[in-house]
RNA sequence: GGUCAGUGACAGGGGCGUCCGGGACAUAGCCGGGCUGAGAAGCACCCUUCGAACCUGAACCAGGUCAUGCUGGCGGAGGAAGUCGCGGUGCUGCAGGU
Numbered sequence: 001g002g003u004c005a006g007u008g009a010c011a012g013g014g015g016c017g018u019c020c021g022g023g024a025c026a027u028a029g030c031c032g033g034g035c036u037g038a039g040a041a042g043c044a045c046c047c048u049u050c051g052a053a054c055c056u057g058a059a060c061c062a063g064g065u066c067a068u069g070c071u072g073g074c075g076g077a078g079g080a081a082g083u084c085g086c087g088g089u090g091c092u093g094c095a096g097g098u
Base pairs, nucleotide, nucleotide: 001092002091003090006086007085008084009083010082011048012047013046014045016042017035018034019033020032021031022030054079055078056077060073061072062071063070
């Protein structure tokens, strides 16, 4: 000097379903509750190339559920959002001393 773990700042990306009840002529919004989940509209949560956050395929296939990406497959398939700083007891390059 480089680099890794770790970490800070700023910036960016992303999803939000399903079922029941209330209400209503009815649907949606809305309110309450059940399910899964990090998160089901949160001053939140998750993810940012070391990228299974998320999207596409997909009105997919199998299983299961009151129902639903609920679980598995598809699948390390194709896409997908970053820069700067700090940085040890790690690893390592170069130079010097003994």